[in-house]
Molecule: SAM riboswitch aptamer (S box leader)
RNA sequence: GGUUUAUAAAGAAGUGGCGAGAGACUGGCUCAAUGACCCACUGGCAACCUUCAAUAUCGAUUGAAAAGGUGCCAAAUCCUGUCUAAAGCAUAUUGUUUUAGAGCAUAUAAAUU
Numbered sequence: 001g002g003u004u005u006a007u008a009a010a011g012a013a014g015u016g017g018c019g020a021g022a023g024a025c026u027g028g029c030u031c032a033a034u035g036a037c038c039c040a041c042u043g044g045c046a047a048c049c050u051u052c053a054a055u056a057u058c059g060a061u062u063g064a065a066a067a068g069g070u071g072c073c074a075a076a077u078c079c080u081g082u083c084u085a086a087a088g089c090a091u092a093u094u095g096u097u098u099u100a101g102a103g104c105a106u107a108u109a110a111a112u113u
Stems, first nucleotide, its partner, number of pairs: 001113008013042005021031003025081001027079002043073003048069002050065006077105001082102009
């Protein structure tokens, strides 16, 4: 890197360093010299792996814990993109807006290759 499964509207920031872009990509919209992003330390959140208990249809489910392995700590994965449905507006080929659902993509975990 590929594949599979699960999750993604909750939650959780200070200090120091560096110095210009950052939020994956598109279009928006934000963040950023009152120092963002990134890095280090400390702190925290959460509960995927983990441990314990109960139940079980033996696939698992529910509850509790947080020492360890990851993860995370601006904005819903910041919104969005493709399809479907409903409603509105303009127009009469259709276009566009909003809402909802599904999907794609992305991220993370666990397993596997």